[in-house]
RNA sequence: AGAGUUUGAUCCUGGCUCAGGAUGAACGCUGGCGGUGUGCUUUAGGCAUGCAAGUCGAACGGUAACAUAAGGAGCUUGCUCCUUGAUGACGAGUGGCAGACGGGUGAGUAACGCGUAGGAAUCUACCUUUUAGUGGGGAAUAGCUCAUCGAAAGAUGAGGUAAUACCGCAUAAUCUCUAAGGAGGAAAGCCUUCGGGCGCUGAAAGAGGAGCCUGCGUGCUAUCAGCUAGUUGGUGAGGUAAAAGCUCACCAAGGCAGUGACGGCUAGGGGGCGUGAGAGCGUGGCCCCCCACAAGGUUACUGAGACACGGAGCCUACACCUACGGGUGGCAGCAACCGGGAAUAUUGCGCAAUGGGCGAAAGCCUGACGCAGCGACACCGCGUGUGGGAUGACGGCCUUCGGGUUGUAAACCACUGUGGCGAGGGAAGAAUACUUUGACGGUACCUCGCUAGAAAGCACCUGCUAACUACGUGCCAGAAGCCUCGGUAAUACGUAGGGUGCAAGCGUUAUCCGGAUUUACUGGGCGUAAAGGGUUUCGCAGGCGGACUGUUUAGUCGACUCUUAAAGACCAAGGCUCAACUUUGGGAAUGGAGGCGAUACUGGCAGUCUAGAGGAUGUGAGGGGAGACCGGAAUUCUUGGUGGAGGGGUGAAAUCCGUUGAUAUCAAGAGGAAUGCCAAUGGCGGAUGCAGGUCUCUGGCGCAUUCCUGACGCUCAUGUACGAAAGCUUGGGUAGCAAAAGGGAUUAGAGACCCCUGUAGUCCAAGCCGUAAACGAUGGAUACUAGAUGCUCGUUCUUUUGAGCGAGUGUCGUAAGCUAACGCGUUAAGUAUCCCGCCUGGGUAGUACGGCCGCAAGGCUAAAACUCAAAGGAAUUGACGGGGGAGCGCACAACCGGUGGAGCAUGUGGUUUAAUUCGAUACAAAGCGUAGGACCUUACCUGGACUUGACAUGUAUCUGCACGCCCUGUGAAAGCAGGGAAGCCUACGAGGGUGAUACACAGGUGUUGCAUGGCUGUCGUCAGCUCGUGUCGUGAGACGUCCGCUUAAGUGCGGUAACGAGCGCAACCCUUAUCGUAUGUUGAAUAUUCAUGCGAGACUGCCUUACAACAAGUAGGGAGGAAGGAGAGGACGACGUCAAGUCAGCAUGACCCUUACGUCCAGGGCAACACACAUCCUACAAUGGCUAGUACAACGGGUCGCGAUGCCGCAAGGCUCAGCUAAUCCUAUAAAACUAGUCUCAGUUCGGAUUGUAGGCUGCAAUUCGCCUACAUGAAGUCGGAAUCGGUAGUAAUCGCAGGUCAGAAGACUGCGGUGAAUACGUUCUCGCUCCUUGUACACACUGCCCGUCAAGCCAGCAAAGUUGGCAAUGCCCGAAGCGGAUGUUCCCAACCAUUUAUUUGGAGGGACUCUUCUAAGGCGAGGUCAGCGAUGAGGACUAAGUCGUAACAAGGUA
Repeated sequence: AGAGUUUGAUCCUGGCUCAGGAUGAACGCUGGCGGUGUGCUUUAGGCAUGCAAGUCGAACGGUAACAUAAGGAGCUUGCUCCUUGAUGACGAGUGGCAGACGGGUGAGUAACGCGUAGGAAUCUACCUUUUAGUGGGGAAUAGCUCAUCGAAAGAUGAGGUAAUACCGCAUAAUCUCUAAGGAGGAAAGCCUUCGGGCGCUGAAAGAGGAGCCUGCGUGCUAUCAGCUAGUUGGUGAGGUAAAAGCUCACCAAGGCAGUGACGGCUAGGGGGCGUGAGAGCGUGGCCCCCCACAAGGUUACUGAGACACGGAGCCUACACCUACGGGUGGCAGCAACCGGGAAUAUUGCGCAAUGGGCGAAAGCCUGACGCAGCGACACCGCGUGUGGGAUGACGGCCUUCGGGUUGUAAACCACUGUGGCGAGGGAAGAAUACUUUGACGGUACCUCGCUAGAAAGCACCUGCUAACUACGUGCCAGAAGCCUCGGUAAUACGUAGGGUGCAAGCGUUAUCCGGAUUUACUGGGCGUAAAGGGUUUCGCAGGCGGACUGUUUAGUCGACUCUUAAAGACCAAGGCUCAACUUUGGGAAUGGAGGCGAUACUGGCAGUCUAGAGGAUGUGAGGGGAGACCGGAAUUCUUGGUGGAGGGGUGAAAUCCGUUGAUAUCAAGAGGAAUGCCAAUGGCGGAUGCAGGUCUCUGGCGCAUUCCUGACGCUCAUGUACGAAAGCUUGGGUAGCAAAAGGGAUUAGAGACCCCUGUAGUCCAAGCCGUAAACGAUGGAUACUAGAUGCUCGUUCUUUUGAGCGAGUGUCGUAAGCUAACGCGUUAAGUAUCCCGCCUGGGUAGUACGGCCGCAAGGCUAAAACUCAAAGGAAUUGACGGGGGAGCGCACAACCGGUGGAGCAUGUGGUUUAAUUCGAUACAAAGCGUAGGACCUUACCUGGACUUGACAUGUAUCUGCACGCCCUGUGAAAGCAGGGAAGCCUACGAGGGUGAUACACAGGUGUUGCAUGGCUGUCGUCAGCUCGUGUCGUGAGACGUCCGCUUAAGUGCGGUAACGAGCGCAACCCUUAUCGUAUGUUGAAUAUUCAUGCGAGACUGCCUUACAACAAGUAGGGAGGAAGGAGAGGACGACGUCAAGUCAGCAUGACCCUUACGUCCAGGGCAACACACAUCCUACAAUGGCUAGUACAACGGGUCGCGAUGCCGCAAGGCUCAGCUAAUCCUAUAAAACUAGUCUCAGUUCGGAUUGUAGGCUGCAAUUCGCCUACAUGAAGUCGGAAUCGGUAGUAAUCGCAGGUCAGAAGACUGCGGUGAAUACGUUCUCGCUCCUUGUACACACUGCCCGUCAAGCCAGCAAAGUUGGCAAUGCCCGAAGCGGAUGUUCCCAACCAUUUAUUUGGAGGGACUCUUCUAAGGCGAGGUCAGCGAUGAGGACUAAGUCGUAACAAGGUA
């Protein structure tokens, strides 16, 4: 620091995902040791048991227990009992102090709660300092005793008792109150070594602590916009330690709020912690500070301090005890338990240390704390050995079978001892004059001995991302963080081997930060990607604001002071062997406050100015707006005239109108709407928008003058006004047009496009609606930054032409600059400033709910669940288009002849079959593989056989019997079984050879042409396809290869950021046409013909005319020539496309079969036959058939062959042989043609299918299943529907001949020659191709993409009659305890006062009772709000192959 993922590729936008760090974690696998930390994040759920707050006898009365002492009694003579508070002490009690700390938790709280900086109206026990005192009295009450009630808890009465408990009196102030005269106003003793010590009271200070107030900061939400009645303020009173509506009475009507009140949801706050470069973002566990809470709620008491975790009262819920009457309790202290949960520990030891409470002290208490235990939960450290050791062992895995790898790894040898075990020693932590005191702990550590012994796993290995092979599986099982992997060769699944990473851990999951500049302060955007509000018309608040001077110093800047607790973080040292951990010191702490200083800029105040803004005067243009009035043209309708058969409409028609007179035409009239020409790329307006003319009213703008004001300005949330069309309400109006509707067409359908009608509406008035692709998809203002060229308005100079200035409106543009690109470019999308609006992946969705507006339609505001990994912009290359342009081709057209109809042949499909072997199957399969299936071929079927095999190589053993031959049996043959004859070579070692047996292996026309090689088809003999360098572009790419002309051609010429080059084109090659020359066998002959070889020849080279640009070239003509513009034909096939064809020609990977899917044999099948298709042949006849006669070829082939001649046969053919290894001989009579005759238009003297009989040939064999001959038979067919094929010259058509294959079997194929035409105006159309251009949502590329309904499944949300629950608030009722208040013919009471007969009475004062304010909980009621469920309804998302259509993307077929 980046990377993957949208595309065929590119750039951009933009989301998703990954690599890093972290955690109070959990889960999976694994697990040696130690140190230091840390450990209920969930139910603030419930809690058995134990402990967590006591202490003081030096405050007190005392003596229940224990001990000691003394005395007494009993006897068992060392024990028991009794007495004495006498002593040590001490249960219970009075009293004092503590219990408000320490410890826990985070429910509540959005708050002066916390943080920070301040403030004034306060209190403060213990502690410190100072000062003044501590005199003299009194009355009670616990405990205790007695009695009573109660199960208990506990309570009541009587008696009597003490104090540092309580109450007066005296005295007092720098104390308190005050009307300033005065008044009020305290105390306690205890111990003593007799020195004193500890206390107590008043006052003044301090320190520390506590309370209160204020500024600033401190979540989300506006789908919460208004809130508030003690509310805001005042006066008075009350109240508090203290200010204050803190409380009350009265008065006033305020207070808060867009700088977010009120409400809702969430949340303890901070120091810090995690991350990050930082700014930030997230977080608040452990430790420290503050707050709040103590089962839920409420209340006060005591006290210095509480409205009190281990205090009290009351209500509620829960639990326990009970004798049913009544009582008791509160682990969010430490352990422990149950429950919940993915999940979090011991009912441990000790007060030795640190600290706290009480005490004079000894001391006691202390689950604070110090330690130990459990957990890899985290961090840190250590170990699991070290060195040597190669035949690189065995085994595993892979393999090209050679080997490689695991791997010095192991074994084996030597050594060490962190750790472990045993033994010995053994701390610091302890603070002391001496003595005593260690939970941890016989721990850390040290020494000695023994032992390689107990001690390595986890994840990953397609890319990102370090690390690869084999097997299994076969879109299955599975993987996956994203892209994705898996459909028979998976480095992606599972396993193994190997490797990589980390390591006592490793992975996964969850969460946070980062990457993410993806909320952008640092640090983003808005023409087209998401995003400029419809208009800024007006404009408040807000933000920003021209020039100069002075003043102020609020902002700003500087140094200083205080603060920013400690811990943490950083730096430097130190201590544990290191580290983690920890100690000390330092710096920092961006923040806040204070005074001081500076004064440029911003702000405030004051003064001045004119460049901004506005006004004035003059003048100008304009469809700017509103109203009234007035025109002409046209459509339609009405009336009348003329006229007489159609009109209208369309691609073509029809519906429709018309003899009741249309259309057409003339005249008159009615009515409504819109305003021709001018007219424009033009004008005006803020936008929507505005167009006949005149008048009235009215808004804005420009220019000139430079006269006035003097910053008056810019922008603008909320608001206000305007705002096309459609739509709505009411009332008019309605000519034309025209949703809906009707009809006619089109169509598979046509709810559309086209046509005929036609109602709302369109128009007017008044009102509403408030939206548009309301667009320049571009907010407003100001300034600056090359130009060129139009238009409109005004103005200056000028006689005009013209030149300038200002305002506006356009076009171009390589100035610069910007932009992803396209493009923008003084009318910015450039450079800057100010203000407003808006955006943050796609879908869901501009939807739901809520609110506001509206008569409604609907509008404005505006989500989520769920789902996808993209959606998108610009540009590029292709492909495509029922886009455009140019060009070509037997592509069309013109012409000739066919196919499609018939019969037959061949091939294919289908069907059939035991098998009808297999492949090819749009053009580019189908007389194709097959250049020739009776057996063979043969791959298929049936049956019969063989198993190292029909064929190859090797090893081992045996072998004189080589291979082979003959015979017999059986058999369809193959084969099986048996018999026989002769009989190997040799350097004699054995080898070679052959055969047999065994083992390796052979064999397979079995699968995969989608694993392949090679070959082939096709586009296409089309003119294209590329490269180097350079240039342009961010890039994909472009230029070159484009443009003009030209060509058969990317052929050439010219232009040009291109210049060159390659593969293709052309040429070179073959055949052929002419000539020369050489040779002359086999040519009768030589010259020619002919054959063979070598050469010449043709290049638009020459002349001319026209076109063209002077070119390339084209067209016409000419010379010469055998041939003239490539002379004709062939071979030759660029980059590539079609996963085109072929595993059955061959080769070949992988898979499969191995007494069979191999091999051999016989027979059958490939030849079937309702039918369909393809390609031929023969015909349908007279341009013909038949008969007779007579001419003229070429390419070829031939010894297992061609076969003359002669004879036989009607013929096929047979017999016989000559010649020929071929320019010699044979095949071999070419046929059409020509001549003559006949047939005379018919199913024929056409046509020959089919069938019968008789023959011939080949061959082992002719039945399935060959060819030929003769005779007989004589079918369909009379020129062929839709449609379709070939051909442009020696071509089509027509005629025969030859060859290959082959024993035999050509209607096919490959060649050969003979005769020998017609037509082409031309490129509109069909098909195909090439180039340029254009559009594209296609790229598997139009056989593309893709939309909506319906049907099915599944998912989440919305609405919904209702129903269930939570929360907050509200009205009324009731109202515990408690504080306060009130009342009194009630009741009770020690201190003080008065009084009396000592005993009393009265007073002051207090309490009880009664009433009452406030109030928790509870009850009833009406609403609010948030959730759960909900028949059903509507829409949405998703789901390989459902239905219907074809809406969009090309002019997408109606843009």